[in-house]
Predicted 3D model of a 348-nucleotide part of an RNA (small-subunit ribosomal RNA, central domain) from Paracoccus sp. Cin_1_6. Lineage of the source: Bacteria > Pseudomonadati > Rhodobacterales > Paracoccaceae > Paracoccus. It matches the Rfam family "Bacterial small subunit ribosomal RNA". The prediction has a mean pLDDT of 89.
Context: one part of a larger RNA
RNA sequence: CUGGGCGUCAAGCCCACGUACGCGGAUCAAAAAAUUGGGGAUGAAAUCCCCGGACUCACCCCCGGAACUGCCUUCAAAACUAUUGCUCUGGAUUUCAAGAGAAGUGAGUGGACUUCCGAGUGUACAGGUGAAGUUCAUUGAUAUUCUGAGGAACACCAGUGGCGAAGGCGGCUCACUGUCUCGAUACUGACGCUGAAGUGCUCAAGCGUGUGGAGCCAACACGAUGAGAUACCCUGGUACUCCACGCCGUAAACGAUGAAUGCCCGACGUCGCGCAGCAUGCUGUUCGAUGUCACACCUAACGGAUUAUACAUUCUGCCUGGGGAGUACGGUCUCAAGAGGGAACCUC
Numbered sequence: 001c002u003g004g005g006c007g008u009c010a011a012g013c014c015c016a017c018g019u020a021c022g023c024g025g026a027u028c029a030a031a032a033a034a035u036u037g038g039g040g041a042u043g044a045a046a047u048c049c050c051c052g053g054a055c056u057c058a059c060c061c062c063c064g065g066a067a068c069u070g071c072c073u074u075c076a077a078a079a080c081u082a083u084u085g086c087u088c089u090g091g092a093u094u095u096c097a098a099g100a101g102a103a104g105u106g107a108g109u110g111g112a113c114u115u116c117c118g119a120g121u122g123u124a125c126a127g128g129u130g131a132a133g134u135u136c137a138u139u140g141a142u143a144u145u146c147u148g149a150g151g152a153a154c155a156c157c158a159g160u161g162g163c164g165a166a167g168g169c170g171g172c173u174c175a176c177u178g179u180c181u182c183g184a185u186a187c188u189g190a191c192g193c194u195g196a197a198g199u200g201c202u203c204a205a206g207c208g209u210g211u212g213g214a215g216c217c218a219a220c221a222c223g224a225u226g227a228g229a230u231a232c233c234c235u236g237g238u239a240c241u242c243c244a245c246g247c248c249g250u251a252a253a254c255g256a257u258g259a260a261u262g263c264c265c266g267a268c269g270u271c272g273c274g275c276a277g278c279a280u281g282c283u284g285u286u287c288g289a290u291g292u293c294a295c296a297c298c299u300a301a302c303g304g305a306u307u308a309u310a311c312a313u314u315c316u317g318c319c320u321g322g323g324g325a326g327u328a329c330g331g332u333c334u335c336a337a338g339a340g341g342g343a344a345c346c347u348c
Stems, first nucleotide, its partner, number of pairs: 004319003007302002012316001015200003022193002025088002028085003033081001035077006042070001049065002052062002091191001092188001094186001095184002098181002103177007110154001115149002118146004126135001162169002206247005215241001220236002223233001258315005266293007274285005297304002321348003332339002
């Protein structure tokens, strides 16, 4: 390279936007680039193949033929692909009319809870554990009542419920902003899909500067346990966790399943519109979303099964025995930590 693959055996980029490339709906017409057919010219010899010949045979050799799968040229064909042109509405936008939602950003605000401060009542323990001790408390704790301060998180509702590209998003109100669904079928008329580079977003942890700091709590200290105990358990406790701005760019970033389109029996739920019917709160039904089960089919099996891992098409990323190793070296990025990319010797 070919071939075969990527849910669980190696393998889908964390996610999106997007340039180039690649691929791309329907009708008609033109032209004939690709394509197909006929003719012509050429395609040295040798070699390969075939009929013969000559060495006693064979090899070797000789004659003839075919072939040389190619390229050029000319005459035609017009289904498909490409091109050009006129149209079209099914793909894709837009408009109008409704609707759902923890989608995002900013501001404000509410109650419960923990802790702390002050005051009242009240007296000897309280905490904590398997059991204890460290710890707290007569300078009055724990408990209980009333004020106050401050920070963080939002019980119930809550649901294989909703929204978002993914990460993710949950008290309430307001402002601004994005997306989606249904219906009308009014507009544009293929405007589409994918996507190397590139760009942006990206949990937690971490980093820089400055606030904040209630609770929790790496590190650390102590008490236990134990042979030891640099742990599990307990008492404390700093960074962190929160906020603003900036960086980092990684996760079992998982559905371990790339995106898009079409197509293939069904059953039962749930969410959001719409439509129809009547017993007016139920039934039926069309779309879209989200689940469970299950046939065909697929799979080594497990399992998947209209939200496919079925059947097909397009584009893209990735894999090629284990270890060495996601290591080393050089280079790029980063404040750093590190990240991207990424071998070999050797060994089984």